[in-house]
Transfer RNA from a Sporichthyaceae bacterium, 73 nucleotides, folded computationally. Its Rfam family is "tRNA". The coordinates come from a structure-prediction model, not an experiment, and the mean pLDDT is 81. The organism belongs to Sporichthyaceae, within Bacteria.
RNA sequence: GUCUUCGUAGCUCAGUGGACAGAGCGCCGGUUUCCGAAGCCGGAGGUCGCAGGUUCGACCCCUGCUGGAGACA
Repeated sequence: GUCUUCGUAGCUCAGUGGACAGAGCGCCGGUUUCCGAAGCCGGAGGUCGCAGGUUCGACCCCUGCUGGAGACA
């Protein structure tokens, strides 16, 4: 330099064009307990890497940029 792939909650990830974007773990509160842990119940937490485009509608498709990983040279 060329190509491929990934970027979504604090962490690990789901979500193949349509309704308010979700799960597990973690965190906070409640319940329980002599106090904790575990269990159960509830809650907070997201410019979906950035910008633009296509579309009635984009996390999803296209382009550029950017960060990680890999292949070739």